[in-house]
Context: one part of a larger RNA
RNA sequence: UGACGGGGCCCCGCACAAGCGGUGGAGCAUGUGGUUUAAUUCGAUGCAACGCGAAGAACCUUACCUAGGUUUGACAUGCACCUGCCUGGUGUGGAAACACACCUUCUCUUCGGAGCGGGUGCACAGGUGCUGCAUGGCUGUCGUCAGCUCGUGUCGUGAGAUGUUGGGUUAAGUCCCGCAACGAGCGCAACCCUUGUCCUUAGUUGCUAACAGGUAACGCUGAGCACUCUAAGGAGACCGCCGUCGACAAGACGGAGGAAGGUGGGGAUGACGUCAAGUCCUCAUGGUCCUUACGCCUAGGGCUACACACGUGCUACAAUGGGCAGUACAAAGGGUCGCAAUACCGCGAGGUGGAGCCAAUCCCAAAAAGCUGUCCUCAGUUCGGAUUGCAGUCUGCAACUCGACUGCAUGAAGGUGGAAUCGCUAGUAAUCGCUGAUCAGCAGGCAGCGGUGAAUAUGUUCCCGGGGCUUGUACA
Numbered sequence: 001u002g003a004c005g006g007g008g009c010c011c012c013g014c015a016c017a018a019g020c021g022g023u024g025g026a027g028c029a030u031g032u033g034g035u036u037u038a039a040u041u042c043g044a045u046g047c048a049a050c051g052c053g054a055a056g057a058a059c060c061u062u063a064c065c066u067a068g069g070u071u072u073g074a075c076a077u078g079c080a081c082c083u084g085c086c087u088g089g090u091g092u093g094g095a096a097a098c099a100c101a102c103c104u105u106c107u108c109u110u111c112g113g114a115g116c117g118g119g120u121g122c123a124c125a126g127g128u129g130c131u132g133c134a135u136g137g138c139u140g141u142c143g144u145c146a147g148c149u150c151g152u153g154u155c156g157u158g159a160g161a162u163g164u165u166g167g168g169u170u171a172a173g174u175c176c177c178g179c180a181a182c183g184a185g186c187g188c189a190a191c192c193c194u195u196g197u198c199c200u201u202a203g204u205u206g207c208u209a210a211c212a213g214g215u216a217a218c219g220c221u222g223a224g225c226a227c228u229c230u231a232a233g234g235a236g237a238c239c240g241c242c243g244u245c246g247a248c249a250a251g252a253c254g255g256a257g258g259a260a261g262g263u264g265g266g267g268a269u270g271a272c273g274u275c276a277a278g279u280c281c282u283c284a285u286g287g288u289c290c291u292u293a294c295g296c297c298u299a300g301g302g303c304u305a306c307a308c309a310c311g312u313g314c315u316a317c318a319a320u321g322g323g324c325a326g327u328a329c330a331a332a333g334g335g336u337c338g339c340a341a342u343a344c345c346g347c348g349a350g351g352u353g354g355a356g357c358c359a360a361u362c363c364c365a366a367a368a369a370g371c372u373g374u375c376c377u378c379a380g381u382u383c384g385g386a387u388u389g390c391a392g393u394c395u396g397c398a399a400c401u402c403g404a405c406u407g408c409a410u411g412a413a414g415g416u417g418g419a420a421u422c423g424c425u426a427g428u429a430a431u432c433g434c435u436g437a438u439c440a441g442c443a444g445g446c447a448g449c450g451g452u453g454a455a456u457a458u459g460u461u462c463c464c465g466g467g468g469c470u471u472g473u474a475c476a
Base pairs, nucleotide, nucleotide: 001476002475003473004472005471007470008469009468010467011466012465013464015460016459019424020423021422022421023420026315027314028313029312030311031310032309033308034306035305042053043052064301065300066299067298068297069296070295073124077123078122079121080120081119082118083117084116088103089102090101091100092099093098106115107114108113126290127289129288130287131286135284136283137279138278139277140275142273147186148185149184150183151182152181153162154161155160166177167176168175192267193266194265195264197235198234199233200232201231202230203229206225207224208223211222212221213220238261241255242254243253244252245251317417321376322375323374324373325372326371327370333364334363335362338357339356343352344351345350383414388409389408390407391406392405393404394403430452431451432450433449434448435447436446
């Protein structure tokens, strides 16, 4: 100087408390451990691994296993020699890859050769083989915590100290005051995006107040750009104003005005460093290993196994509910190898067909919870939907292992869950649906979007994590 303390003081955080909803019990989905297996590819392992890499394993992917093949190679460059095409077709064997046989068979040319391709040979290719404890890059975490440092000066023999401590204050090393310090840098904040109010500009594909026309109905048409909206520019919030407190400071509290008030809400943004944290299987790369194989091609299988254990979810156990009928109101997205309307067929998944749309124009598109009416009346039920049988639809070369969906039938566990444990402070939790990426097909996951919309916080004694000062130490 640090680190540590079941030392002290001060402070903060959904850390506790106060509340609301879950997990832990059930069924299923998914990941992991374990076990099994020819293989169940590999990695991730307290927080910070376990719906994680994987934003999508039937083949492919694919790295694993079995079997069949191949050796300048699936891919790149160069050299030497041989050859003419390339490519295509046919046949045989085969699961295919591939092997063999047959047919067809180059272009330009200054005739030296050149281009392109094939073959042989040599350099070499290739490796998702190993080492993340050799590395780059990227990432997680402490933590969006308020810290981490430097120059000069001063003090100390020195390691170092001071500044950065102190008195206040703040979300903040934020600011004020003081001070052997004076300044500065990386962080904080602001500048950026979005949302909340207003104004200006613009007015189609958006909108419709007034006028006119028209319909079964509709901005449908003329017309208009007021309003909504769209999207560019601006205004607006600064403790600015008033009062009180405060050291006349920084600031705090209350009030006015205001769409918004003290960082208005949300996002992006992650200091010096820590964990030899994670990744050699994104990529790059040192070393090392394989080179008729640890490379490459192909078919089939596996990654989907199942006495069990754990994590994360979905659906429930019902009446604030379930069924049926009717009827409203979104936002944000996507669409030409695409989205697909009206219509017709089918109980349905879906099929036929194809208007319109490269989209503020057309389509996906029905929002759902909600509201109205009605049935069910507390039961393993008109709750719950697992499981299983049969019949189908769609995608795709192909749904047996191993897809999703539909109809009929079947109708399991489950009556609110032990010890324990998680999230959340407001448009939040809870609850309801919608969209997108990946994608031929496949979403209970993920990333977004809006609808409805709470309860509680007296407080900091305690648990956990963190910041500052101080103290002890046989630790570094």